[in-house]
RNAcentral holds the sequence, with entries from MGnify.
Predicted 3D model of a 264-nucleotide RNA (Bacterial large signal recognition particle RNA) from a marine sediment metagenome.
It matches the Rfam family "Bacterial large signal recognition particle RNA". By type it is a non-coding RNA gene.

RNA sequence: CGUGCUAGACGGGGAGGUAGCGGUGCCCUGAACCCGCAAUCCGCUAUAGCGGGGUCGAAUUCCCGGUCGAGGGAGUGUUGCCGACGAGAAAUCGGCGGCGGGUAGUGGCGUCGAUGGUCAGGUCCCUCGCAAUAAGAACCUGCAAACCCCGUCAGGACCGGAAGGUAGCAGCGGUACGCAGUCAUUCUUAUGUGCCGAGGACCAACCUGGCCGGAGUCAACCCCGCCGUUGGAGCCGGAGGCGCAUCUCGACACCGGGUGCACG
Numbered sequence: 001c002g003u004g005c006u007a008g009a010c011g012g013g014g015a016g017g018u019a020g021c022g023g024u025g026c027c028c029u030g031a032a033c034c035c036g037c038a039a040u041c042c043g044c045u046a047u048a049g050c051g052g053g054g055u056c057g058a059a060u061u062c063c064c065g066g067u068c069g070a071g072g073g074a075g076u077g078u079u080g081c082c083g084a085c086g087a088g089a090a091a092u093c094g095g096c097g098g099c100g101g102g103u104a105g106u107g108g109c110g111u112c113g114a115u116g117g118u119c120a121g122g123u124c125c126c127u128c129g130c131a132a133u134a135a136g137a138a139c140c141u142g143c144a145a146a147c148c149c150c151g152u153c154a155g156g157a158c159c160g161g162a163a164g165g166u167a168g169c170a171g172c173g174g175u176a177c178g179c180a181g182u183c184a185u186u187c188u189u190a191u192g193u194g195c196c197g198a199g200g201a202c203c204a205a206c207c208u209g210g211c212c213g214g215a216g217u218c219a220a221c222c223c224c225g226c227c228g229u230u231g232g233a234g235c236c237g238g239a240g241g242c243g244c245a246u247c248u249c250g251a252c253a254c255c256g257g258g259u260g261c262a263c264g
Stems, first nucleotide, its partner, number of pairs: 001264005008056003011029004019045005033053005062258006071249004076245003080242003085237002092233002094230009105221002107218003116212008125200005130194002132191007140181004149174004157166003
């Protein structure tokens, strides 16, 4: 150096699960033979998947150590960040309400005359009147007393010799109590009545108008202060999450080292 073979390799890792190991399933890596088995699991036992088939084969490929650190896990710490929720004073900020003050700004009113002053009137109250409305009464109309109301009283009755007289039912006429109607008029009473009138009271406030005067004025917004209220923010606590630190496992990759047998 060549040929043939053997150990070995043909993926690995994390979490979970398990007495433990490996696998199936999940996740990471990244490219890596095929078939069968398996979460109410499958196969094993420190040489820790099993069974069958195939390929490579002592090195780019196998084994060991180191570096790196994709990714996973653990609990602890943390003056970091987020944070459901909880508690809570009225001493921070805010929201809401009330009171007082201010007038630089916005806005309203104002030389078509503001605020102010003055006069008058009104709003409110009292009395009276008028009107309206309602109720009642009167007046009016109708009805209205078997007898115990009136008038006239047929018939009949009674008295009388007669003339005549008396009482008197029905009828007719009328009236009282009362009932009903009308509601024009009059009276009385009342009123959540009134574009009404008179007088009074008030003259505080507001409104309207006249006059004086001649430029501000109002404070809705805004600003300041005080008081009250409110758990919205902040403060306090805080499940949980993220970050950082620590520990731990660790793929891929890189570096270094190691590993046969037979024949020619």